The prediction has a mean pLDDT of 76. Bacterial RNase P class A from an SAR86 cluster bacterium, 326 nucleotides, folded computationally. It was read from a public genome assembly, where an Rfam model found it.

């Protein structure tokens, strides 16, 4: 000086003036985000409801921790990519079974013999070649009529043992010639977990109407995934017709945030101190003036923890690689 990787911050500011919403007796104070987005995952909270069991169904899938919980986060293992810093993984099981693998190829599983090799012409063979994502494990040597784990060495695979580790797993040794490829984001098997609906949930107040009518079932039935059992209740379902749709609450002080100390590789945990960041509902934060450097993605609606996606520009830290100079 250049190129990268990882993590983080800001993402308009200041002053004046008029205006909007909430709180406050007044004075005054506060007023959209890092993703508010997607509605993907998990909860808090509310109701069913007295709240269980089984089957079906669904979700997750290496190990150990963190957390209220999670498909999230942290650390580790295995596999893969990269020179590297680092990054990615839908990462249990193919020896329980079933299914699928177009085309090509001789043949894709009851495997086959097309070209080939040997031959006593009876037969033997699958080493070599063709095709393909994949063809009876790979390389080398010996052996053979020619060949083949036929034999041996190493690697791979399976089983067992030992050592290290909480574990996933790694290393070492022994035995075995060894189950013919891939696919489970195909069915399936294994392990673990799961009630439903949702702030338009719910609660309260006021007002009005018709304490209406008809049909069916009647111990049938109903009770927030479906079915069955159990439990509880005593009516349930359908159609026509009429009235109201107004207000209050839920509604923002929390699994909250910041700093420090201790413990931990870390995610985090504990303690102390301090602090209060919008609560609208035909849906609030805008207009003008001046200065500066001014622009991207983009507006809360019960709340929180994550993930994913979008983003002009500015800035900080650590690490890696290459070149040059000393």
């Nucleotide at each position: 000086c250049g190129a990268g990787u990882u993590g983080g911050u800001c993402g308009g500011a200041u002053g004046g003036u008029c205006g909007c919403u909430g709180c406050u007796u007044u004075u005054g104070c506060a007023g959209a985000g890092g993703a508010a987005a997607g509605u993907c995952c998990g909860g808090a909270c509310u109701u069913c409801a007295u709240a269980g069991a089984g089957c079906a169904g669904g979700a997750u899938g290496c190990c150990a921790g963190g957390u209220a919980a999670c498909u999230c986060c942290u650390g580790g293992g295995a596999g893969g990519c990269g020179u590297g810093a680092g990054c990615c993984u839908a990462c249990g099981g193919a020896a329980a079974g079933u299914g699928c693998a177009a085309c090509a190829g001789a043949a894709a599983a009851u495997a086959u013999a097309c070209c080939g090799c040997c031959u006593u012409a009876g037969g033997g063979u699958a080493a070599g070649g063709u095709u393909g994502a994949a063809a009876a494990g790979g390389u080398g040597a010996g052996g053979u009529a020619a060949g083949a784990g036929c034999u041996c060495a190493c690697c791979g695979c399976a089983u067992c043992a030992g050592u290290g580790g909480u574990a996933a797993c790694a290393c070492u040794g022994a035995u075995g010639g060894c189950a013919g490829u891939g696919u489970a984001a195909a069915c399936c098997c294994c392990a673990u977990c799961c009630g439903a609906a949702g702030c338009a949930a719910g609660a309260c107040c006021a007002a009005a109407u018709a304490g209406g009518a008809a049909u069916c079932u009647u111990a049938u039935u109903g009770a927030u995934u479906g079915c069955u059992c159990a439990u509880c209740a005593g009516a349930g379902a359908u159609u026509c017709g009429g009235g109201u749709a107004g207000g209050u609450u839920g509604c923002u002080a929390g699994a909250g945030c910041a700093u420090u100390a201790u413990g931990g590789c870390g995610a985090c945990a504990u303690a102390a101190u301090g602090u209060c960041g919008a609560g609208a509902u035909a849906g609030a934060u805008g207009g003008c003036c001046a200065u500066c450097u001014a622009g991207a993605c983009a507006g809360a609606a019960u709340c929180c923890g994550g993930c994913u996606u979008a983003c002009a520009g500015a800035c900080c830290a650590a690490c890696u690689c290459a070149u040059u100079u000393g």